A computed fold for a 1477-nucleotide RNA from an uncultured Microcaldota archaeon, annotated as small-subunit ribosomal RNA. Its Rfam family is "Archaeal small subunit ribosomal RNA". Its Rfam clan is "SSU clan".
RNA sequence: ACCAGUCGAUGCUGCUGGAGGACACUGCUAUCAGAUUUCGACAGCCAUGCAAGUUAGCUCACCGGCUUCGGUGGGCGGCGUACGGCUCAGUAACGCGUAGUCAAUCUAACCUAGUGAAGAGAAUACCCACGGGAAACUGUGGCUAAUACACUAUAGGUUAAGGAGUCUGGAAGGAACCAUAACUCAAAGGGCCAUGUGAAUUGUAGCAUGGCCGCUCUAGGAUGGGACUGCGUCGGAUCAGGCAGAUGGCGGGGUAACGGCCCACCAUACCUUUGACCCGUAGGGGCUGUGGAAGCAGGAGCCCCGAGAAGGACACUGAGACAAGGGUCCUAGCGCUACGGCGUGCAGCAGGCGCGAAACCUCCACAAUGCGCGUAAGCGUGAUGGGGGGAGUCUGAUUGGCGUACUUCGGUAUGCCUUUUGCUAAGUCUAAAUCGCUUGGCGAAUAAGUGCUGGGCAAGACCGGUGGCAGCCGCCACGGUAAUACCGGCGGCACUAGUGGUGUCCGCGAUUAUUGGGCUUAAAGGGUCAGUAGCCUGCUGGAACCGUCCCACGUGAAAUGUUAGCGCCUAACGCUAACGCGGGCGUGGGAUACCUUCCGGCUAGGGAGUGGAAGAGGUCAGGGGUACUUGUGGGGUAGGGGUAAAAUCCUGUAAUCCUAUAAGGACCACCGGUGGCGAAGGCGCCUGACCAGGACACAUCCGACGGUGAGUGGCUAAGGCUAGGAGAACGAAUCGGAUUAGAUACCCGAGUAGCCCUAGCAGUAAAUUAUGUAGACUCAGGUGUUGCGCCAGACACGUUCUUGCGCAGUACCGUAGGGAAACUGAUAAGUCUACCGCCUGGGAAGUACGGCCGCAAGGUUGAAACUUAAAGCAAUUGGCGGGGGAGCACCACAAGGGGUGGAUGCUGCGGUUUAAUUGAAAAACACGUCCGAAAUAUCACCUGGAGCGACGGCAGAAUGAAGGUCAGACUAAAGAUCUUGCCUGACGAGCCGAGAGGUGGUGCAUGGCGAUCGUCAGCUCGUGGUGUGAACUGUCCGGUUAAGUCCGGUAACGAGCGAGACCCUCAUGGACAGUUGCCACUGAUAAAGAGAUUUGUCAAGCACUCUGUCUGGACCGCCUCCGUUUAAGGAGGAGGAAGGAGAGGGCGACGGUACGUCAGUAUGCCCCGAAUCUCCAGGGCUACACGCGGCAUACAGAGGCUGCUACAAUGGGUUGCGACCCCGAAAGGGGAAGCCAAUCCCCCAAAAGCAGUCAAAGUCUGGAUUGAGGGCUGAUACUCGCCCUCAUGAAACUGGAAUCCCUAGUAAUCGCUUGUCACUAUCGAGCGGUGAAUGUGUCCCCGCUCCUUGCACACACCGCCUGCCAAGUCAUCCAAGCGGGGAAUUAGUGAGGCAGCGCUUAAUUGGCGCUUUCGAACUAAUUUUUUGUGAGGGGGGCUAAGGCAUAACAAGGUAUCCGUAGGGGAACCUGCGGAUA
Repeated sequence: ACCAGUCGAUGCUGCUGGAGGACACUGCUAUCAGAUUUCGACAGCCAUGCAAGUUAGCUCACCGGCUUCGGUGGGCGGCGUACGGCUCAGUAACGCGUAGUCAAUCUAACCUAGUGAAGAGAAUACCCACGGGAAACUGUGGCUAAUACACUAUAGGUUAAGGAGUCUGGAAGGAACCAUAACUCAAAGGGCCAUGUGAAUUGUAGCAUGGCCGCUCUAGGAUGGGACUGCGUCGGAUCAGGCAGAUGGCGGGGUAACGGCCCACCAUACCUUUGACCCGUAGGGGCUGUGGAAGCAGGAGCCCCGAGAAGGACACUGAGACAAGGGUCCUAGCGCUACGGCGUGCAGCAGGCGCGAAACCUCCACAAUGCGCGUAAGCGUGAUGGGGGGAGUCUGAUUGGCGUACUUCGGUAUGCCUUUUGCUAAGUCUAAAUCGCUUGGCGAAUAAGUGCUGGGCAAGACCGGUGGCAGCCGCCACGGUAAUACCGGCGGCACUAGUGGUGUCCGCGAUUAUUGGGCUUAAAGGGUCAGUAGCCUGCUGGAACCGUCCCACGUGAAAUGUUAGCGCCUAACGCUAACGCGGGCGUGGGAUACCUUCCGGCUAGGGAGUGGAAGAGGUCAGGGGUACUUGUGGGGUAGGGGUAAAAUCCUGUAAUCCUAUAAGGACCACCGGUGGCGAAGGCGCCUGACCAGGACACAUCCGACGGUGAGUGGCUAAGGCUAGGAGAACGAAUCGGAUUAGAUACCCGAGUAGCCCUAGCAGUAAAUUAUGUAGACUCAGGUGUUGCGCCAGACACGUUCUUGCGCAGUACCGUAGGGAAACUGAUAAGUCUACCGCCUGGGAAGUACGGCCGCAAGGUUGAAACUUAAAGCAAUUGGCGGGGGAGCACCACAAGGGGUGGAUGCUGCGGUUUAAUUGAAAAACACGUCCGAAAUAUCACCUGGAGCGACGGCAGAAUGAAGGUCAGACUAAAGAUCUUGCCUGACGAGCCGAGAGGUGGUGCAUGGCGAUCGUCAGCUCGUGGUGUGAACUGUCCGGUUAAGUCCGGUAACGAGCGAGACCCUCAUGGACAGUUGCCACUGAUAAAGAGAUUUGUCAAGCACUCUGUCUGGACCGCCUCCGUUUAAGGAGGAGGAAGGAGAGGGCGACGGUACGUCAGUAUGCCCCGAAUCUCCAGGGCUACACGCGGCAUACAGAGGCUGCUACAAUGGGUUGCGACCCCGAAAGGGGAAGCCAAUCCCCCAAAAGCAGUCAAAGUCUGGAUUGAGGGCUGAUACUCGCCCUCAUGAAACUGGAAUCCCUAGUAAUCGCUUGUCACUAUCGAGCGGUGAAUGUGUCCCCGCUCCUUGCACACACCGCCUGCCAAGUCAUCCAAGCGGGGAAUUAGUGAGGCAGCGCUUAAUUGGCGCUUUCGAACUAAUUUUUUGUGAGGGGGGCUAAGGCAUAACAAGGUAUCCGUAGGGGAACCUGCGGAUA
């Protein structure tokens, strides 16, 4: 002092979790010492031992002993046992704390002072004897003493009335005095010691003196109690009324003492929202934990007080008890018993059982400190002092130091040193020991763990295993084959004799806020007003001094705390002193500003009054108006109505429509507004009556009369309810018609309650400004509007208009300030004051139960269990919308052209089949794609056969490994294997590792390459600025463009990647170059021809064509118009080969799509490894009921066929192209020149043109299919190639829904070349030939870009999300009942106690009986409360992939939501009123 967690990111609200401290239990681990006021939390039960005795009174017995003396024991007596010790059940109370009072009181032992102790008695225990009883115990008779008991006396005491008037005191009711009367009434002259005397002796008794201990009374003190009082002392109002001895009086009783403490009578009081009563919980305090403090939580130990002793009740004794280590009784438990009766009480110390997460030894000693008794010595003491045990706590230490060598730098080894600690010996200490202390000996020896290591949070991007499994995890989260998060190893980090976990408390938390929070939208302002209690309250004078403040005194125990000093070696701990704390209370004195109280005064608050205005303010009454519906009369005829379109419906009994008239109920257009009024709900035709409020103006009166307001009361939209009316329109429910997959809806047609009136009830709304009421203040203001007033002006001179000002209201914008922001901003959400209400994560839930209210519906008050890590608010970026705007595109439309979809074939894919039909690719962006046209090979698939291990280790191996091989067998074939031989001569695939290889896996581990968004125009940065921030600005706006192209504006200014520029090809000109290209001009020559001339060759040449390198040209440059005068730019024109990017191509921004490819290559990891490697043979990839894509050929006359005649370009060629010649009908064959190419060859282009024929038909269209013959390639043509000839001659006559391409040399159409290639092209890539139609637009469909808007989306609409049903599970509510506990009341029985009476006894003690009263306990009943369980029923929470719909979020496809009512499988729908979120 924070940190993690809601989001794509941000700010906030808010909670959850983490980090700190304390206590208890617990896991792992553990060397020592000291201190300690540490150690059964269940008032459950307890075996055993111990925890209270002691004693100069008396007496008996016994022993040593012998009148004595000493000891022991019993009894009678005295004192003590009311302390100490334990516990916390009860108790919410004068119990405790604090301060007081007793004039209402007691006090044994102790202290002080004083007085006194006279006389005379009767018993009894022990003991002895005899009995009863199982025992416990007990009876009878007999003996005896006292400091035991009792009588008389005196002192004394009590009471009564009287006298006197003294003392204390604040005050006599107290004390004291006098006298009288009545009643009552003390003692132990004992004991001990010393001395003396004393019977015959030591000595005693007795006596005397002295001392000591006792006894009695009185007074005082001290100590300890008792009683009373003020104040303080937990939670619940879902406990609001309680109480009959209850409150008081008079008189009694009782007590130490006051008192309803108790009783009789009388009265009817008394307590209570300042919380009575009831319920729950709890011993209180000093103090303890935590915290900075205020506080919060607690009450262990120690100290003080209280209470209790198994649960209850009661008295006795005594100074003191209602006593539990005393008694009696009841109840429950336990034990003994001879069944007749008895005994017992660990919440004392040990210890045991049960219980529980949890807590020690049946130890030693009275040496110390205390206590009891005693003159004392002393005795007793589980109080206490000591020891033992326990990781209770606190404190202090240690587990080594130095050097050398090695080291992975972490340590390891070794040598030397030291000895705290450890072990051990003696002394000392101690009651006795331990420990400690002193002095020796031994020996580095005897001593380190726990938790963590993804973030928070210090510490691994290490290895292995696992593979959404196992597991981890406080929270976030991790794990689905490369896990820094699981498990292990190795490192590391934190603390350290400890360290982690679980639970509880405090802190963190300003998340209960007094200090110190909030309430427009996050949770939170009551619907509104009046008003009671309470709280708060103007100016001023005086008095009092309650609060307040000051001073003094008393008290607030000790311990605890702080500081200082001292003592244990230090510390902890202890002692001494001071201070502090206890934050208070009491007494006395003082101050008087404020508060309060009292007596006065004032007028600024408030109220009253007067005046003229404004108003949908309220209630009641009367009047009016249009529309509507219905009726009637008249007119009129076939439709009307309704919708997106329809239908139901109305209409021939005359509708709709027009018109006249009547009736009825509801409503009140225009004016009307951001206007007005009202506390709110709300209020709208006109007039009147009555009632009320506000503003303004005046300053006449009162004189603080005020503010707020818990409870309480009044009012309160719509809907709803009761009773009675009324009923036109509208219209829940309901009924029809549509829509739809369905349609319990939206739309349509009807329509009941209701809406309206009267009288009541109800009391809720998004009752909202989501903003309580009242007051004060704030140099930031501006602009409207309503009412009143004032100054001035105008004028129609009015209740008029206008400017300005003041007050009051009502709106908009905005400064400072505030706010998380949106926003607010004098009408505050600013700065303050007073009072009230309300909030404290989400859900469960405004639910349940209870209370109150209501006729009901329901309202109001209002939880918990359980569940959950978020739920939310504001704003940001994107995406999306069946939102809006702008722009664009033949992978969009429109206008057109041609196709596909139908047929046959080819080809690819799916499916199916198969031994295998190897794989990949899947909307656009897979499907003539993987240049993928697979006969074998390719080859990855299937069947069958065979082969292969570099390197290391081990079996084996010169008794011959591995290899080669004739013959035979096996086989499709094979020295592959086997048989039998031979050759050779050192290795060794049988085993374990490790390799080669892998078209095996993972494209979701990757590189590279590719596709697509994208034929798009976007994507960013620097600096500056804005915002708390995410972000924004720039990149926006107006124009413009193919373009974020450019221009202008602008808190932006610039820049980068894209676009463009650039590169290539084509189109034009020029220069240069001239072979293999060209041939205009010129020459030569050959051939043909009558000739002109033509053709070829050569020379010459480079003009032209061509080829190739360089270069010019095009830029809106020029003109007109448009555009913002200007600009960017646009339209048209000139010139030009080309005109607005000249045409076509290459080049593909930041990024997205976990797009495609591990099968092209590369490559991580995993896998196979003698098989998933390698080779061989055969088969398959070519299958075929079927579906889809792409293409070819057609369906014909713009055509087919036959013949003849033209015109290209790109390319390719040595395992090649092959001229030319010959053979063949052809495919082709046999020879063969040339060419490694501007030279030779492929190479005759086809469509076209000319001529002929065919004549609308399944044809002279179409060519599938099939048969026969032949050819080529190749090892091979069956599965399964191509070509030629002849024959055969299928479907198909222009193609449904739907869909594709295309804007000019394009579409369409025609052929050619080439890649692949031994052979095979309907494919791909190119080339040229012929050569159109239509638009010059638009955003309607599909999309793209930009701006804006809404959003509950961000995996981003293929999004999100609601309810019901089904399944599982959890807690809960209701409930017929059943059971347990507590409390109260009543009745009965009633032990026992106090008191009285009677009887008995010679009498006392006693016994028996009766009565009154108190009364535990038991039984029964009733009431109340709490708890358990409960058939069945209700809703709720939670739970990867169930069913039905799609209600909400976008205009969510009917805007949503609130209240209310009805309806419906469900979300929901509809009506009425309201809100805008």